Transfer RNA from Aspergillus ellipticus CBS 707.79, 73 nucleotides, folded computationally.
RNA sequence: GGGUCGAUAGCUCAGUGGUAUGAGCGAGGGAUUGCAGAUCCUUAGGUCACGAGUUCGAUCCUCGUUCGGCCCU
Repeated sequence: GGGUCGAUAGCUCAGUGGUAUGAGCGAGGGAUUGCAGAUCCUUAGGUCACGAGUUCGAUCCUCGUUCGGCCCU
């Protein structure tokens, strides 16, 4: 340099052109417990990497940029 895959919550990941994106773990609060753990309930936390385009509508499709993984040279 070329190709390809990825970027979504603090972490690991799912998700789909239709209003406001979810799970598990983690964090805060509560119930229970002699205390804690386990268990149960609940709350918060996201510019869906960034910019542009297509569309009535984009996290999703297209192009570019950045970063990361793999392959080739």

Rfam family: tRNA. Rfam describes the family as follows. Transfer RNA (tRNA) molecules are approximately 80 nucleotides in length. Its family is annotated with triplet codon-amino acid adaptor activity in the Gene Ontology. Rfam classes the family as a transfer RNA.